[in-house]
RNA sequence: GAUAAACGCUGGCGGCGCACAUAAGACAUGCAAGUCGAACGAACUUAACUCAUUCUUUUAGAUUGAGAGCGGUUAGUGGCGGACUGGUGAGUAACACGUAAGCAACCUGCCUAUCAGAGGGGAAUAACAGUGAGAAAUCAUUGCUAAUACCGCAUAAGCUAGUAGUAUCACAUGAUACAGCUAGAAAAGGAGUAAUCCGCUGAUAGAUGGGCUUGCGCCUGAUUAGCUAGUUGGUGGGGUAACGGCCUACCAAGGCGACGAUCAGUAGCCGAACUGAGAGGUUGAACGGCCACAUUGGGACUGAGAUACGGCCCAGACUCCUACGGGAGGCAGCAGUCGGGAAUAUUGCGCAAUGGAGGAAACUCUGACGCAGUGACGCCGCGUAUAGGAAGAAGGUUUUCGGAUUGUAAACUAUUGUCGUGAGGGAAGAAGAUGACAGUACCUCAGGAGGAAGCUCCGGCUAACUAUGUGCCAGCAGCCGCGGUAAUACAUAGGGAGCAAGCGUUAUCCGGAUUUACUGGGUGUAAAGGGAGCGUAGACGGCGGUGCAAGCCAGAUGUGAAAGCCCGGGGCUCAACCCCGGGACUGCAUUUGGAACUGUGCUGCUAGAGUGUCGGAGAGGCAGGCGGAAUUCCUAGUGUAGCGGUGAAAUGCGUAGAUAUUAGGAGGAACACCAGUGGCGAAGGCGGCCUGCUGGACGAUGACUGACGUUGAGGCUCGAAAGCGUGGGGAGCAAACAGGAUUAGAUACCCUGGUAGUCCACGCCGUAAACGAUGACUACUAGGUGUCGGGUGGCAAAAGCCAUUCGGUGCCGCAGCCAACGCAAUAAGUAGUCCACCUGGGGAGUACGUUCGCAAGAAUGAAACUCAAAGGAAUUGACGGGGACCCGCACAAGCGGUGGAGCAUGUGGUUUAAUUCGAAGCAACGCGAAGAACCUUACCUGCCCUUGACAUCCGGAUGAAUAAGGGGUAAUGCCCUUAGCCCUUCGGGGCAUCCGAGACAGGUGGUGCAUGGUUGUCGUCAGCUCGUGUCGUGAGAUGUUGGGUUAAGUCCCGCAACGAGCGCAACCCCUAUCUUCAGUAGCCAGCAUUUAGGAUGGGAACUCAGGAGAGACUGCCCGGGACAACCGGGAGGAAGGCGGGGAUGACGUCAAAUCAUCAUGCCCCUUAUGGGCAGGGCUACACACGUGCUACAAUGGCGAAAACAGAGGGAAGCGAGCCGGUGACGGUAAGCAAACCCCAAAAACAUCGUCCCAGUUCGGACUGUAGUCUGCAACCCGACUACACGAAGCCGGAAUCGCUAGUAAUCGCGGAUCAGAAUGCCGCGGUGAAUACGUUCCCGGGUCUUGUACACACCGCCCGUCACACCAUGGGAGUCGGAAAUGCCCGAAGUCAGUGACCUAACCUUUAAGGGAGGAGCUGCCGAAGGUGGAGCCGGUAACUGGGGUG
Repeated sequence: GAUAAACGCUGGCGGCGCACAUAAGACAUGCAAGUCGAACGAACUUAACUCAUUCUUUUAGAUUGAGAGCGGUUAGUGGCGGACUGGUGAGUAACACGUAAGCAACCUGCCUAUCAGAGGGGAAUAACAGUGAGAAAUCAUUGCUAAUACCGCAUAAGCUAGUAGUAUCACAUGAUACAGCUAGAAAAGGAGUAAUCCGCUGAUAGAUGGGCUUGCGCCUGAUUAGCUAGUUGGUGGGGUAACGGCCUACCAAGGCGACGAUCAGUAGCCGAACUGAGAGGUUGAACGGCCACAUUGGGACUGAGAUACGGCCCAGACUCCUACGGGAGGCAGCAGUCGGGAAUAUUGCGCAAUGGAGGAAACUCUGACGCAGUGACGCCGCGUAUAGGAAGAAGGUUUUCGGAUUGUAAACUAUUGUCGUGAGGGAAGAAGAUGACAGUACCUCAGGAGGAAGCUCCGGCUAACUAUGUGCCAGCAGCCGCGGUAAUACAUAGGGAGCAAGCGUUAUCCGGAUUUACUGGGUGUAAAGGGAGCGUAGACGGCGGUGCAAGCCAGAUGUGAAAGCCCGGGGCUCAACCCCGGGACUGCAUUUGGAACUGUGCUGCUAGAGUGUCGGAGAGGCAGGCGGAAUUCCUAGUGUAGCGGUGAAAUGCGUAGAUAUUAGGAGGAACACCAGUGGCGAAGGCGGCCUGCUGGACGAUGACUGACGUUGAGGCUCGAAAGCGUGGGGAGCAAACAGGAUUAGAUACCCUGGUAGUCCACGCCGUAAACGAUGACUACUAGGUGUCGGGUGGCAAAAGCCAUUCGGUGCCGCAGCCAACGCAAUAAGUAGUCCACCUGGGGAGUACGUUCGCAAGAAUGAAACUCAAAGGAAUUGACGGGGACCCGCACAAGCGGUGGAGCAUGUGGUUUAAUUCGAAGCAACGCGAAGAACCUUACCUGCCCUUGACAUCCGGAUGAAUAAGGGGUAAUGCCCUUAGCCCUUCGGGGCAUCCGAGACAGGUGGUGCAUGGUUGUCGUCAGCUCGUGUCGUGAGAUGUUGGGUUAAGUCCCGCAACGAGCGCAACCCCUAUCUUCAGUAGCCAGCAUUUAGGAUGGGAACUCAGGAGAGACUGCCCGGGACAACCGGGAGGAAGGCGGGGAUGACGUCAAAUCAUCAUGCCCCUUAUGGGCAGGGCUACACACGUGCUACAAUGGCGAAAACAGAGGGAAGCGAGCCGGUGACGGUAAGCAAACCCCAAAAACAUCGUCCCAGUUCGGACUGUAGUCUGCAACCCGACUACACGAAGCCGGAAUCGCUAGUAAUCGCGGAUCAGAAUGCCGCGGUGAAUACGUUCCCGGGUCUUGUACACACCGCCCGUCACACCAUGGGAGUCGGAAAUGCCCGAAGUCAGUGACCUAACCUUUAAGGGAGGAGCUGCCGAAGGUGGAGCCGGUAACUGGGGUG
């Protein structure tokens, strides 16, 4: 785009079309084929006519009766028509259809034209009237009668048959014309007063319609390869309108088929229709042509024509009637009914028109046809208003609450009147009459915006977006996909987009699809080259000459029906639709020419191909023989304890003498070095040497043949390894097997053994990643460089070198090709010829069938079902028990720990009314928490409050607020009492409380996977990117890689890159040295005083604290390096190569952490998930883990006496001193808001004494008693003190952590939090080490490279069994059904043949009761349906069973 469509929602009008696709299922009812009285007899009727009668309104009318019958009707005889029209598509793969021819092998009623005729007779019969049978249908019989019904005779122009001729023609049998003889065959009348008309007979010609024959075209399957017996042909005969095996007898053995016979499946064919740029593909409704069929099968009759839709006979099935004896029927005609189905109309009107039948005609008939009805089924046209109209109304939706949008849309004002409605008029269609449609089309008038819009869609493709609901549910979906609490994708609403009386969906066809490729594809790696050769058919084929004309080209003629299509006109108001004219119909046939090309005949040529001669190369093949090295075995000698084997071992061999070694022997197999991207072969493949036989290629030569060529479906041959059969052989190796190891296991890898086999002969198999994953042949298209075999030329003594040529075999590379990778004269380039093969993945190279094979199996080779991918090449990452380089307390080297004990603390688990919540590998676990007795507190129990503990607004009341007291309670809540505002312009205002109502408050309720902010981590790792340019089809690459160097993408050099940004470094802070300024509460060298304390005067030097500066930059020297960057060493310096430390954290990753710091969207609660209070809990305890403290002791414990810090804190505070207490502490009290006073004692260390290796003078848990302090309050549940008690623990398994210098280790001090409560945390100083060879390994990281089937990125992906569910399918004892053949039996109707003793009007007969002639009947051949038998094919189903697919 289209449709004979259907379904869903909706629906105003008209025109033109279309309408059972399924059950060729069954059909009630009505109609669809009759007509002619001018062919005929007969019957019925009485309007007109005649006569008579009666009456009246008496030129006439009415009534009754009769006659005749010329009017009318028609059952029958007869004629023509029922073979047309109309329906359907079952069958049919066929001369059925289409197209073009032929019939010298044919027929043709009615029609046209012409010629010639119609004389004279005969016998019947239906109707009718009787009789009879039957329920009926119908039948029998007797009698009468007519014809255009029937039968002889006569006539015969022409015709037919026979016969013998002549002439002309032709396409084989022949045809035509003429004349002769013999024989044969005709007829009908009717109408009219008549003219005349209509009929009849014979013949010829035409027209029309048919019959037959032929060329070409005409679906699928080879898992259908052979078919055929009247089959193929001939002769004779029969038959037909006609040819013919059409039929028959005989004879012959043919005929068809890979150019697809036969069989199976499917199907009416065509003009045309749809689609498409075309070529094509699909379809065959409507209209038209042809065919076939008419309930199923068979058969003939009649006729011009049928093997007959509305005729006949028979058989079958079905339906109906019946008196049970018998009968009747055929809608695939028009309507209509049932059924089937997703689905398809009225039991209408009319013969007015067109056409048909009959008729002389009038006319009759006509469900053909013309109309109307139903259906948006399709195409076309029209309408549902038009103009103005902003308060941008109301309402709706949304909102950032301002608005926006619906929207000039509506209202409102004005206008118009198509369609529809009412009224009036009113056609054409008809040549004289006649109009179903129809009072229709059309015209006019009236009235009023009135009666007339929906459907689908809005994530992308694809035009059109928001809100709410839902929450992987409900649902959507053409493909991708959407939905798991903020859905533009579901549902609804608002808005929007598209089309519009329709709009969507479904189904089907074509297109897009160059996705079967003729136009117009491919096969190295995506699917696809046969394993290789020889060769048949076929296809294709070198250079000349000449003939033919099949192909080819051109002209002409015929045909290519009409409709349709295209173009131009015309008619319906337009259009759809219809009419006219032209074109086209690309085709076929005939004919006339042409001769380039193809073909074909003939004749030549030598460039293709082949032969000959000469020559060399080679693991080419087959057969025979020979050789040495090695392994193994045997014999003998020497010799002794191991050998062998492995990562390490063991099994195994060996004291019965192995291994090792020496000598001799046996046997089998394979041939080291040479050896080479070297050679040969068609491929598989071929390797010691010699001989014989033998194939091919190559070079040279240019003698011979003269296109002999290329390819090659089938076919034939060869064809690694393994395997099979028979017979040999068997050294080594070695499936199976055995043992030993390894392992969780180890039916493996490793080891020790070991059988088939490997070897030979003969025969099978016929497959491989049979690979260059690249078919064969020919020609052409830049080069460079190796190598093998020949030839030629030059140089040369030779080896050899150079140039060139032919044939092989490699590498690199241009053009070109390719998706890229790559190929590139050995093409995957450019062309040609031939063959093979491919058409998404899986199912599956499977099943079935067939062929081959001894078997194994091979070859050929599907479908159902299922998925939306499978695949190729390349890119970026990530990963690797891949590679290279580098770094890090990463390992190593060291020091000290953890893991074992007790305790502290956190977590898990468990428990509980509650043990609130969060954090979860590193990167949760002394974490949030810098401090849970109440509070905190979020948890639990109980008791209370409800506009609330807190904020804003409103109304009313009040003057408070608040404080104190009392009652009561576990406490809050609750109740009571007392005191008790400010300003003022006096109007009021402010402030506050209480009460009330509602908006609201409140939530540590949920979601960190809706978020902001903040933080952790990789990682202080050196990386992460951009612009322009360049390369690539592209993703991307380059830069950023490379060579050096660095802590560093730090720097240098090089480079299709050149630059730049975020990171690194530096800038900042502390610290190490110095200078300078200032000098208190800090300092005191020198001076003075002194109570001996920097206390005082004083000093400003030193320490110090606070400012400001200097200093370090590879700056200098030497060496290395590339004359670079940089590195090593040195000098100087307080400090040297980043001096030490801190802050500083790139692009990003982990949906990392946090809604319980805070903020916040959405959701949820609202007398509770909010708020208040008391008590309890967060402190539980079988257990497990993390982090710590204290120890286990002598480098120590205890005691005594006695030194040296830094950094901090202090007012609800630090608190000296003095007194008391054993002590915690208490009492009293000075000083200090601090370089002033206090905390404050530093400790380890050093000195002296003691302990003497022990569960101790170690260790201090636990417990008891008595206390202290804080605090409303130490029971759950604080810290500290004294005395007493004195547990585990004697250095810690596997494993694991920290640290590289003022570091580890060790020692104490301070602070935050805090009423009180540190072994934690954050800081401070004191003492103060050991080790680093080095980068193999573990972990983490960086750069380059490589492989990848990974990309959620190896914690990836993914294979198979098993279990379960479902689906389709193969096999299957069987069983059921179908179609088509075939043998036999039976054999209806009927044609034909025979017979015909029975029957018979016409005609004939010399025999007359006869015969000829005709017929009934009977018989025979054939013959449908039916019965029966055995085979083959197809389908359904089946216990059980096999694999497959999906989850």